[in-house]
RNA sequence: GCAGACAUCCAGAUGACCGCUGGCACUCGUGAGCGAUCACGAGGGCGAGAGGAAAGUCCGAGCUUCAUAGGGCAAGGUGCUGGCUAACGGCCAGUCGAGGUAACUCGCAGGACAGUGCAACAGAAAACAAACCGCCGGCAUCGUGCCGGUAAGGGUGAAACGGUGCGGUAAGAGCGCACCGCUCCUCCGGCGACGGAGGAGGCACGGCAAACCCCACCUGAAGCAAGACCAGACAGGGGUCGCGCGGCCCGCGCAAUGACUCCGGGUUGGUUGCUCGAGCCCGCCGGCAACGACGGGCCUAGAGGAAUGGUCAUCCACGACAGAACUCGGCUUACGGAUGUCUGCCGAC
Numbered sequence: 001g002c003a004g005a006c007a008u009c010c011a012g013a014u015g016a017c018c019g020c021u022g023g024c025a026c027u028c029g030u031g032a033g034c035g036a037u038c039a040c041g042a043g044g045g046c047g048a049g050a051g052g053a054a055a056g057u058c059c060g061a062g063c064u065u066c067a068u069a070g071g072g073c074a075a076g077g078u079g080c081u082g083g084c085u086a087a088c089g090g091c092c093a094g095u096c097g098a099g100g101u102a103a104c105u106c107g108c109a110g111g112a113c114a115g116u117g118c119a120a121c122a123g124a125a126a127a128c129a130a131a132c133c134g135c136c137g138g139c140a141u142c143g144u145g146c147c148g149g150u151a152a153g154g155g156u157g158a159a160a161c162g163g164u165g166c167g168g169u170a171a172g173a174g175c176g177c178a179c180c181g182c183u184c185c186u187c188c189g190g191c192g193a194c195g196g197a198g199g200a201g202g203c204a205c206g207g208c209a210a211a212c213c214c215c216a217c218c219u220g221a222a223g224c225a226a227g228a229c230c231a232g233a234c235a236g237g238g239g240u241c242g243c244g245c246g247g248c249c250c251g252c253g254c255a256a257u258g259a260c261u262c263c264g265g266g267u268u269g270g271u272u273g274c275u276c277g278a279g280c281c282c283g284c285c286g287g288c289a290a291c292g293a294c295g296g297g298c299c300u301a302g303a304g305g306a307a308u309g310g311u312c313a314u315c316c317a318c319g320a321c322a323g324a325a326c327u328c329g330g331c332u333u334a335c336g337g338a339u340g341u342c343u344g345c346c347g348a349c
Base pairs, nucleotide, nucleotide: 001345002344003343004342005341006340007339008338009337010336012315013314014313015312016311017310018309020049021048023046024045026043027042028041029040030039031038032037051321055332056331058330059329060328061327062326063223064222065221066220070250071249072248073247075219076218077217078216079215080094081093082092083091084090095109096107097106098105099104110214111213115212116211117208118207132154133153134150135149136148137147138146139145140144162180163179164178165177166176167175181203182201183200184199185198186197187196188195189194227272228271229270230269236263237262238261239260240259241258242254243253244252279298280297281296282295283294285292286291316319
């Protein structure tokens, strides 16, 4: 210098003026009250006002309602080990496997001696042994056929019953041997997944569970248009006998002044839920880390046709993706730039 890997950070800056949405205190006016004060309106003042993804709504929770009851079945989800967490399908640290020269990254990673099932096409043969070409032997007879042996070589396939080499043999074959692999046993290391060493056995027990299934663990449903309160409006009528934690069963509870449901009628107002929370920042301690303990500091949008904008000036690297709607923890997707560390290659000293 080029190519790459990983991590962290930023998200135009500053100032002036004019607006918009909440909050705080003040002043004035009106109303209520004996009063403290409260409600409404107006005014100027102070301070706050989108994101790393606010997004997709894919997981997990809080909160709320369904009964301050449950049990079983069914259904669904997760799936190496240890830890973290409120929880998770998330995160951290490892193991094994896969990719990459490497930094590093990725994994839908339990069980195929419980049972059932599947394997298209090709191929002789797809799970239990089988032989198309070939090789070898014998016979017939020699441009070939029959019988037997073989599984080294060829061919098919995603996959063919251990691999390489030497010996051996008629040709061959774990038939014998060495190494590698595999299975079993023992010992050692590790909490564990697993790893290492030694010994024994010629080698059997193939693949698919993202097929059913088995094992272990987890799961009630609906969602802030949840739900609660206030004010106001209206007209009742028909049907069913059940309704309740919403797939089924049992159990339990409630109920005829009841419950459910259909048609019709009324209201489309206000308050609350609503932002102080598994919250953020700093320091320190424990831990490899995720994370946790302690101490200190901070308050940081809360609308409801829905605010967060406009103009001007100066500067630069000239600004990508993108806009809160109950709230958190994750994942995924979109996207501009900066910095640091590391890896490989090339060049120079």

Predicted 3D model of a 349-nucleotide RNA (Bacterial RNase P class A) from a Kofleriaceae bacterium. Taxonomically the source falls in Kofleriaceae (Bacteria, Pseudomonadati, Myxococcota, Polyangia). Its mean pLDDT, the model's own confidence on a scale to 100, is 77. It matches the Rfam family "Bacterial RNase P class A". Its family is annotated with tRNA processing, dimeric ribonuclease P complex and ribonuclease P activity in the Gene Ontology. RNAcentral holds the sequence, with entries from ENA. A source record names the gene rnpB.